[in-house]
Context: one part of a larger RNA
RNA sequence: GGACGAACGCUGGCGGCGUGCCUAAUACAUGCAAGUCGAGCGAAUUUUUGGGAGCUUGCUCCUAAAAGUUAGCGGCGGACGGGUGAGUAACACGUGGGCAACCUGCCUAUAAGACUGGGAUAACUUCGGGAAACCGGAGCUAAUACCGGAUAACUCAUAUCUACUCAUGUAGAUAUGCUAAAAGACGGUUUACGCUGUCACUUAUAGAUGGGCCCGCGGCGCAUUAGCUAGUUGGUAAGGUAAUGGCCUACCGAGGCCACGAUCGGUAGCUGGUCUGAGAGGAUGAUCAGCCACACUGGGACUGAGACACGGCCCAGACUCCUACGGGAGGCAGCAGUAAGGAAUCUUCCGCAAUGGACGCAAGUCUGACGGAGCGACGCCGCGUGCGCGACGAAGCCCUUCGGGGUGUAAAGCGCUUUUCUCGGGGACGACCCAACGACGGUACCCGAGGAAGAAGCCUCGGCUAACUACGUGCCAGCAGCCGCGGUAAUACGUAGGAGGCAAGCGUUGUCC
Numbered sequence: 001g002g003a004c005g006a007a008c009g010c011u012g013g014c015g016g017c018g019u020g021c022c023u024a025a026u027a028c029a030u031g032c033a034a035g036u037c038g039a040g041c042g043a044a045u046u047u048u049u050g051g052g053a054g055c056u057u058g059c060u061c062c063u064a065a066a067a068g069u070u071a072g073c074g075g076c077g078g079a080c081g082g083g084u085g086a087g088u089a090a091c092a093c094g095u096g097g098g099c100a101a102c103c104u105g106c107c108u109a110u111a112a113g114a115c116u117g118g119g120a121u122a123a124c125u126u127c128g129g130g131a132a133a134c135c136g137g138a139g140c141u142a143a144u145a146c147c148g149g150a151u152a153a154c155u156c157a158u159a160u161c162u163a164c165u166c167a168u169g170u171a172g173a174u175a176u177g178c179u180a181a182a183a184g185a186c187g188g189u190u191u192a193c194g195c196u197g198u199c200a201c202u203u204a205u206a207g208a209u210g211g212g213c214c215c216g217c218g219g220c221g222c223a224u225u226a227g228c229u230a231g232u233u234g235g236u237a238a239g240g241u242a243a244u245g246g247c248c249u250a251c252c253g254a255g256g257c258c259a260c261g262a263u264c265g266g267u268a269g270c271u272g273g274u275c276u277g278a279g280a281g282g283a284u285g286a287u288c289a290g291c292c293a294c295a296c297u298g299g300g301a302c303u304g305a306g307a308c309a310c311g312g313c314c315c316a317g318a319c320u321c322c323u324a325c326g327g328g329a330g331g332c333a334g335c336a337g338u339a340a341g342g343a344a345u346c347u348u349c350c351g352c353a354a355u356g357g358a359c360g361c362a363a364g365u366c367u368g369a370c371g372g373a374g375c376g377a378c379g380c381c382g383c384g385u386g387c388g389c390g391a392c393g394a395a396g397c398c399c400u401u402c403g404g405g406g407u408g409u410a411a412a413g414c415g416c417u418u419u420u421c422u423c424g425g426g427g428a429c430g431a432c433c434c435a436a437c438g439a440c441g442g443u444a445c446c447c448g449a450g451g452a453a454g455a456a457g458c459c460u461c462g463g464c465u466a467a468c469u470a471c472g473u474g475c476c477a478g479c480a481g482c483c484g485c486g487g488u489a490a491u492a493c494g495u496a497g498g499a500g501g502c503a504a505g506c507g508u509u510g511u512c513c
Stems, first nucleotide, its partner, number of pairs: 001513004006509005013383006019376002021341001026339003030336003035076003040073002043070012083294003093218007102211002107207007115149004124139006156177009184199006220266001227257003232254006239247001269291004273284004296317005319330004347373001349372003355369001356367004386416004396407004420454001421450006430440001457502005462483003468497005478485002
């Protein structure tokens, strides 16, 4: 000098764009943050209309149609999106490869299919237990829920053959054997059987997307850590997995790593990047983007295409809350917000209008993702706080050799302008094939009116280092980055006048280069 997620002191007009718990991965009141589908299913219920019965002629019941709502069963989604950086020195990350050792819901393409049966169960009714959370018995019912059978291969198993390669092998052909589904929903048409469109469903092969595993290389410090290791290192077999593998188990051999730093202990999420620097390098890893890990602490699996699952389940623990003392409930490192800690870090805001996501045929519903607004000079950038004329030069203040000098064209005064400001009027883009639909927002912007009107501070002035005098103080009070100032004329302390620098900021402190 530059930089900062900064803080502190003094000061503070506006706008745009960014940015804002770096500390206690501390504890959390309250609200919201993941639902959706009635075009899968039975049922309940509401409204309207029609018909019927009773009859107190305006009510009750029954029934049909239409429209709506939804607790439950069922499907898809809650593995995305959002947060944090605790752990991790590791194939976690980066980069380049490998899988002849793998999986992939939704999506796309192609091919084939969708035949025939069955038994339950929630809801509901009823009985019971419990303070509650909730639970149990009996009875009834449906499905795109569940389970058989048929058909059936390009899957799998076995056998044979052919071709090829990269070591285990891979690809293809033939034969035999095993194995699948929702007769669904809605619409059109039909007297009906049925046919057909869309969306779903099953199987197979490809693709796309997303993942899994393995390997080479690379990136912290300590030797005041020198030896470490028994599933350890290798083999065989069985198991397990989507898949390789001591991943696990049994048996067998005795190996494996290390001064090119093993092992122990310390620190740390990694990267694209960011800061600095002429570069080499050094430092760093906020915001944004990619990957990883975690979700009160520890462990475990279930479901599923995908989790060992932040707002799912089970167990143990700590903590908080409820309790009828028998037993229960909870997890903000989501968005706001509270307490605590701290030098320090925001609103319990608006909207789904846009973009994106989940579900749905759709209308649409949900979405603290997101779009916006609010707060903070926290940062960067831009603008303003007027402009011109105006005296040998007012007043005040300061200095003075008392002659004068400085502040100083500065002010006043005269003329002008209106960025900004205030008021009034108009008023968006962002919104799509047509129409409708805007939180922001009566915002940006435009026009008119008014009036210089409402808007300057901070630090420094001994040398380094741009800028000097007076008074006060008297080694006191104080200053100070270094050298050093202050003990009676202090350009170094304090105040005043003046000057220098930067400017809505200026200084100080901290950290990095």

RNAcentral holds the full RNA, with entries from ENA and SILVA. This is a predicted structure of a 513-nucleotide part of an RNA (small-subunit ribosomal RNA, 5' domain) from an uncultured bacterium. Model confidence (mean pLDDT): 85 of 100. It matches the Rfam family "Bacterial small subunit ribosomal RNA". Gene Ontology terms of the family: ribosome and structural constituent of ribosome.